[in-house]
This is a predicted structure of an 88-nucleotide RNA (Glycine riboswitch aptamer) from uncultured Enterocloster sp. The prediction has a mean pLDDT of 80. The organism belongs to Enterocloster, within Bacteria. The model forms 84% of the base pairs in the Rfam consensus.

RNA sequence: GUGACUCUGGAGAAGCCCGCGUGAUGCGGGGGCCGAAGGUGCAACGUGCGGCGACGUACGAAUCUCUCAGGCAAAAGGACAGAGAAAG
Numbered sequence: 001g002u003g004a005c006u007c008u009g010g011a012g013a014a015g016c017c018c019g020c021g022u023g024a025u026g027c028g029g030g031g032g033c034c035g036a037a038g039g040u041g042c043a044a045c046g047u048g049c050g051g052c053g054a055c056g057u058a059c060g061a062a063u064c065u066c067u068c069a070g071g072c073a074a075a076a077g078g079a080c081a082g083a084g085a086a087a088g
Base pairs, nucleotide, nucleotide: 005084006083007082008081009080016030017029018028019027020026032072033071034070038068039066041064045060046059047058048057049056050055
């Protein structure tokens, strides 16, 4: 330095509408929206390989992108950031 762990901070978007039903939890349908769990995609650039060269080809990112998943009161979760003990 790195991963896990602990503590702290941590955004966005309907507590949507309709129907049925229960003592309560609920079930079905509708279309609207968010991106910071996870996931998808990509390059003017970089690297490897081939080639005399021109070029060709493979691989590679994100807070970008898509919105599959997840989410749209609170709670939970939450990328990321700060602090921390031990081990190695």